Bacterial RNase P class A from an Oscillospiraceae bacterium, 349 nucleotides, folded computationally. It is recorded under the gene name rnpB. NCBI's taxonomy places the organism under Bacteria, Bacillati, Bacillota, Clostridia, Oscillospiraceae. The model forms 93% of the base pairs in the Rfam consensus. The coordinates come from a structure-prediction model, not an experiment, and the mean pLDDT is 77. Its Rfam family is "Bacterial RNase P class A". By type it is a ribozyme.

[in-house]
RNA sequence: UCGGCAGAUUGGACGGUCGCGGGCACAAAGAAGCAAUUCUGUGCGUGAGGAAAGUCCGAGCUCCACAGGGCAGGGUGCAAGGUAACACCUUGUGAAGGCAACUUUAAGGAAAGUGCAACAGAAAAUAACCGCCGAUAUUUUUCGGUAAGGAUGAAAAGGCGAGGUAAGAGCUCACCGACGCCCCGGUGACGGAGGCGUAGUGUAAACCCCACUUGGAGCAACACCUGAUAGAAGAGGUCAAGUCGGCCCGGCGUCUCUUGGGAAGGUGGCUUGAGCCGUGCAGCGAUGUACGGAUUAGAUAGAUGACCGUCUUAAAUGACAGAACUCGGCUUACAGAUCUGCCGUAACA
Numbered sequence: 001u002c003g004g005c006a007g008a009u010u011g012g013a014c015g016g017u018c019g020c021g022g023g024c025a026c027a028a029a030g031a032a033g034c035a036a037u038u039c040u041g042u043g044c045g046u047g048a049g050g051a052a053a054g055u056c057c058g059a060g061c062u063c064c065a066c067a068g069g070g071c072a073g074g075g076u077g078c079a080a081g082g083u084a085a086c087a088c089c090u091u092g093u094g095a096a097g098g099c100a101a102c103u104u105u106a107a108g109g110a111a112a113g114u115g116c117a118a119c120a121g122a123a124a125a126u127a128a129c130c131g132c133c134g135a136u137a138u139u140u141u142u143c144g145g146u147a148a149g150g151a152u153g154a155a156a157a158g159g160c161g162a163g164g165u166a167a168g169a170g171c172u173c174a175c176c177g178a179c180g181c182c183c184c185g186g187u188g189a190c191g192g193a194g195g196c197g198u199a200g201u202g203u204a205a206a207c208c209c210c211a212c213u214u215g216g217a218g219c220a221a222c223a224c225c226u227g228a229u230a231g232a233a234g235a236g237g238u239c240a241a242g243u244c245g246g247c248c249c250g251g252c253g254u255c256u257c258u259u260g261g262g263a264a265g266g267u268g269g270c271u272u273g274a275g276c277c278g279u280g281c282a283g284c285g286a287u288g289u290a291c292g293g294a295u296u297a298g299a300u301a302g303a304u305g306a307c308c309g310u311c312u313u314a315a316a317u318g319a320c321a322g323a324a325c326u327c328g329g330c331u332u333a334c335a336g337a338u339c340u341g342c343c344g345u346a347a348c349a
Base pairs, nucleotide, nucleotide: 001346002344003343004342005341006340007339008338009337010336012311013310014309015308016307017306018305020047021046023044024043025042026041030039031038032037049320053331054330056329057328058327059326060325061218062217063216064215073214074213075212076211077210078092079091080090081089082088093107094105095104096103097102108209109208113207114206115203116202117201129150130149131146132145133144134143135142158176159175161173162172163171178198179197180196181195182194183192184191185190222268223267224266225265232259233258234257235256236255237254238253242252243251244250276293277292278291279290280289281288282287
């Protein structure tokens, strides 16, 4: 220099004019509304993100459900840690990929049981099609032995050599491998020269088994205030009209009040939070802890906008994108710019 790997930062700054949403201070009396309550002027200060997004996990908070025990159903699934918690994070283990830095991993159990293994092939787990060997038969028939060889397949009964045999075969032996137990190391996943034993092919993002875990709905939750209409209940008035065959009482009706009802509206919930920054200490790290510091959207159909100037810049009109109860994660999107560490079977000096 080139090519890579891992991680981090940034996503213009300042000022002015007009406008919009909150907050605080001051000022006055009014206005809107049945009411709760809200509104108006001036000044000051403030007003989107690293993902505010997807709404995929985990919590706070709220309401509903809930004696206790169990089953079913759901979720998670290598180990040890971290955390309020998690399916997240850290450090490791095994496996796979890469020369390497490093990356990926739904990674418990197939020796509890059941199922399945397309096509090909004799056979996919009770292996005999060809071949080889023996017996029989006597011209190619039947029976048996055999997994060394052929052929099929993603996968064929551990691999390979020797002994052995009728032919063969872990049948035996040497070497290499798999699994289980013992032993040794490690907190553990797991690793290991060795000893003993075993031969049960794969598949659990098939059923299943095992271990741990698990109520539901969501701020349009929910609480409070005010309270329209209809229908309902109670009390009282009234028979002026109507109806109950003529009359009286009474009922329906009608009028008033009360209870109740709950449309629409208002207020709270609402932003200081298991949060953020810096330094020290503990720890490989995630993280914890002590001290110090900073902290200003909070709307409700939804404000956060428009224009101009100066500066920085390669460029300033430029990417992805717009808060809706809050917090911790994950995932996805992203123009351009910057920084740090590491690797190279590379090239040159």